[in-house]
């Protein structure tokens, strides 16, 4: 320098055009002498900018970052 993949919650991952979910974690409660385990509730996210669409996490373009391949 060229090309590809990836970017979603504090962490690990789903959702592939129509309400953004799960596990762990955090907080509160129940239980316990206390804590843990268990049970219940709750909390929190689509990297940035544009385009397409009635509607975008999803499709297209650019940027940024990570990673892989080639030179």
């Nucleotide at each position: 320098g060229a090309g590809g993949a990836c970017a979603u919650a504090g962490c690990a991952c789903a959702a592939a055009g129509g309400c953004a979910g799960u596990g762990c974690g955090g907080u509160c409660g129940c239980c316990u002498c206390c804590a843990g385990a268990g049970c219940g509730a709750u909390u929190g996210a689509u990297g940035g900018g544009g385009g397409u669409u009635c509607g975008a996490u999803u499709c297209c373009c650019c940027c940024u970052g990570u990673u892989c391949u080639c030179g």

Overview:
Transfer RNA from a Candidatus Pacearchaeota archaeon, 71 nucleotides, folded computationally. The sequence is in RNAcentral, with records from ENA. It matches the Rfam family "tRNA". By type it is a transfer RNA. Gene Ontology term of the family: triplet codon-amino acid adaptor activity.